The RNA shown here (transfer RNA) has 72 nucleotides and comes from a Chlamydiia bacterium.
It matches the Rfam family "tRNA". By type it is a transfer RNA.
Formats: sequence, C1' cells, structure tokens
RNA sequence: GGGGGAUUAGCUCAGUGGUAGAGCAUCUGAUUUGCAUUCAGAGGGUCAGGAGUUCGACUCUCCUAUCCUCCA
Repeated sequence: GGGGGAUUAGCUCAGUGGUAGAGCAUCUGAUUUGCAUUCAGAGGGUCAGGAGUUCGACUCUCCUAUCCUCCA
C1' cells in the first nucleotide's frame, strides 16, 4: 500500500428498511434475625463520526476514525 471483518446500554452480544432488545451488572421493593439466593419492578442508548438514497435507515451506498485478520 491492497483485500476482508468488527464498532449497538457499564460489560458480553442480538436486531436482514417500519416503536432499539436480551443476559450479567446498578438501583428500589418483597422474601431473611442479617447476608446470599430467588421473585417483582425501575433507571441507563447522539446505534463510532459525517454525507447520501428512501415516505421512513442500527439495517442500503460512499467517506473518515479505531481495532482484528490476510496478502505484499
């Protein structure tokens, strides 16, 4: 330098154009003498950044950034 892949909640990851979700973690309540476990509920997201296509984009296209990998 070139090819491919990844980027979504604090962490690990789903989500193939039509309301952004799960598990763990955090907080509250119930349960207990207390803790843990369990159960119920709540909060938490400029979907890496920008532009384009579309009535509508996490999703499609292009550029940029970071990381992984292959080739040279």
Overview: The RNAcentral record of the sequence draws on ENA. Lineage of the source: Bacteria > Pseudomonadati > Chlamydiota > Chlamydiia.